[in-house]
Context: one part of a larger RNA
RNA sequence: GAACGAACGCUGGCAGCGUGGAUUAGGCAUGCAAGUCGAACGGGAAGCCGUCCUUUCAAUCUUCGGAGAGAAAGGGUGGUGGAGAGUGGCGAAAGGGUGAGUAACGCGUGGGCAAUCUGCCCUUAAGUUGGGGACAACCUCGCGAAAGCGGGGCUAAUACCGAAUACGGUCGGUUGAGGCAUCUCAACCUGACCAAAGAUGGGGACCCUUCGGGGCCUGUCGCUUAAGGAGGAGCCCGCGUCCCAUCAGCUUGUUGGUAGGGUAACGGCCUACCAAGGCUUACGGGUAGCUGGUCUGAGAGGAUGGUCAGCCACACUGGGACUGAGACACUGCCCAGACUCCUACGGGAGGCUGCAGUCGAGGAUCAUUCGCAAUGCGCGAAAGCGUGACGAUGCGACGCUGCGUGGAGGAUGAAGGCCUUCGGGUUGUAAACUCCUGUCAUGAGGAAAAAGACGCCCUGCUUCUAAUAAAGGCGGGGUUCGAUGGUACCUCAAGAGGAAGCCACGGCUAACUCUGUGCCAGCAGCCGCGGUAAUACAGAGGUGGCAAGCGUUGUUC
Numbered sequence: 001g002a003a004c005g006a007a008c009g010c011u012g013g014c015a016g017c018g019u020g021g022a023u024u025a026g027g028c029a030u031g032c033a034a035g036u037c038g039a040a041c042g043g044g045a046a047g048c049c050g051u052c053c054u055u056u057c058a059a060u061c062u063u064c065g066g067a068g069a070g071a072a073a074g075g076g077u078g079g080u081g082g083a084g085a086g087u088g089g090c091g092a093a094a095g096g097g098u099g100a101g102u103a104a105c106g107c108g109u110g111g112g113c114a115a116u117c118u119g120c121c122c123u124u125a126a127g128u129u130g131g132g133g134a135c136a137a138c139c140u141c142g143c144g145a146a147a148g149c150g151g152g153g154c155u156a157a158u159a160c161c162g163a164a165u166a167c168g169g170u171c172g173g174u175u176g177a178g179g180c181a182u183c184u185c186a187a188c189c190u191g192a193c194c195a196a197a198g199a200u201g202g203g204g205a206c207c208c209u210u211c212g213g214g215g216c217c218u219g220u221c222g223c224u225u226a227a228g229g230a231g232g233a234g235c236c237c238g239c240g241u242c243c244c245a246u247c248a249g250c251u252u253g254u255u256g257g258u259a260g261g262g263u264a265a266c267g268g269c270c271u272a273c274c275a276a277g278g279c280u281u282a283c284g285g286g287u288a289g290c291u292g293g294u295c296u297g298a299g300a301g302g303a304u305g306g307u308c309a310g311c312c313a314c315a316c317u318g319g320g321a322c323u324g325a326g327a328c329a330c331u332g333c334c335c336a337g338a339c340u341c342c343u344a345c346g347g348g349a350g351g352c353u354g355c356a357g358u359c360g361a362g363g364a365u366c367a368u369u370c371g372c373a374a375u376g377c378g379c380g381a382a383a384g385c386g387u388g389a390c391g392a393u394g395c396g397a398c399g400c401u402g403c404g405u406g407g408a409g410g411a412u413g414a415a416g417g418c419c420u421u422c423g424g425g426u427u428g429u430a431a432a433c434u435c436c437u438g439u440c441a442u443g444a445g446g447a448a449a450a451a452g453a454c455g456c457c458c459u460g461c462u463u464c465u466a467a468u469a470a471a472g473g474c475g476g477g478g479u480u481c482g483a484u485g486g487u488a489c490c491u492c493a494a495g496a497g498g499a500a501g502c503c504a505c506g507g508c509u510a511a512c513u514c515u516g517u518g519c520c521a522g523c524a525g526c527c528g529c530g531g532u533a534a535u536a537c538a539g540a541g542g543u544g545g546c547a548a549g550c551g552u553u554g555u556u557c
Base pairs, nucleotide, nucleotide: 001557002556003555004554006553007552008551009550010549013403014402015401016400017399018398019396020395026359027358028357030356031355032354035090036089037088040087041086047080048079049078050077051076052075053074054073055072056071057070060067061066097314098313099312106241107240108239109238110237111236112235113234116233117232118231121229122228123227124226125225126224127223128222129163131161132160138153139152140151141150142149143148168194169193170192171191172189173188174187175186176185177184178183198221199220200219201218202217203216206215207214208213242286243285244284249279250278251277254276255275256274257273258272259271260270261269289311290310291309292308293304294303295302296301316337317336318335319334320333339350340349341348342347367393369392370391371390375389376387377386378385379384406436407435408434409433416427417426418425419424440498442493443492444491445490455479456478457477458476459475460474461473462472463471501546502545503544504543505542506527507526508525512541513540514539515538516537522529523528
């Protein structure tokens, strides 16, 4: 000199863009952060509409007994409606957080898998036949303070289970070809094994019908098998990746082989047996997530890894598996432990290293805000629903950038302050005063863009089709949807009004005098100042530097 996720002191006008728990991976009240699908399924609350009955009130009529349009309440019933819960599907393995652990194939980079898996998506081929038995919800009985649990009964499905078929696949056998050892490819086999589910829209004939509809035809979305792709994941290897030798020897599943098991897959990954090997900055200890990058520097290098992006690891601590295409799973399950809470003492509930917020510790780090309008993700045919991801706003001079705090004129060089050799000098064109301007702030008015659409309505062409229906594709016109926000921006009004400080002045180092103090009080980055004339302490005037900041401290180069 530069830099910072900074802190502290004094000061503080505005805007834009960034950025903000670095310490206790300490404990957490409260709310929210993962749902969605009725076009898979049974069932169906409220509400609304109609109808019937009962009760009450009642215009009016009346033969005074009563009748009674209509209204309200309650109940029954039909239609519509679709809430909450349940079965089922997909998602919940993403997105979000943190950096504890890890010196490791963890990361980076370059290769390999003839040793592999892959939901959703894309392409291609073939199929989607025919049956069965349950279990929730619901009803009912019981136990329990609760959390919840158990017995009995009814029922649906794209839930579950047999059967059929096999383009094809897996395994086996035979033959041939190829290669790199384990192998790979092709052909053949009257060898064995392996599938499935329906939902919804439209319809001219024809058939059935319990008149609701169904068969049949057709569109769309699904389902099954197989091959390929895309993207994703797993595994292996070369090289690189901090300090300590005051750590010198380490290792028994250890190193290799055979066989078997296990895995999607290779492998001591595991087991049995055999051999006795294997490593040598090893082993041990300390520290640490790694990288793209960031800071500095002329570079080489050094330091660093916050925000953003990629990878990894973790989710109260330790262990374990289940489900699934994918987890050994942050807001799933089981066990153990510590802690907190509820309890009828028998037993239960919980996990903010998600967003806010709270306590604690600390020099120190924000709102218990708004919205799904946009972007993206999940589900859904779609409308849509959900989303503390995200988009916004708020707070903090924490950083960077921009703007302002006025401009021009103005001398008998006013007054005041300070200094003085008492003549004057300086503050100083500075002020006053005159003439202007109107950024920002204030007040008022005004009113965009961020929207592209999907969807819906009208409509043209086209594909499929028996079809001018429905559905799909490509267009045209219209319409709906904004949290921010009545914000940005623009215009007008008034009026210099509302907006300057901080540090330094002995040398390094730009900037000097007076007074006070008297080795005292104090200063100080280094050299050093202060003991009666201190440009070095304190105050004042003046000056210098930077400026909404300026200094100090810490850390890095």
Small-subunit ribosomal RNA, 5' domain from a metagenome, 557 nucleotides, folded computationally. The RNAcentral record of the full RNA draws on SILVA. Model confidence (mean pLDDT): 83 of 100.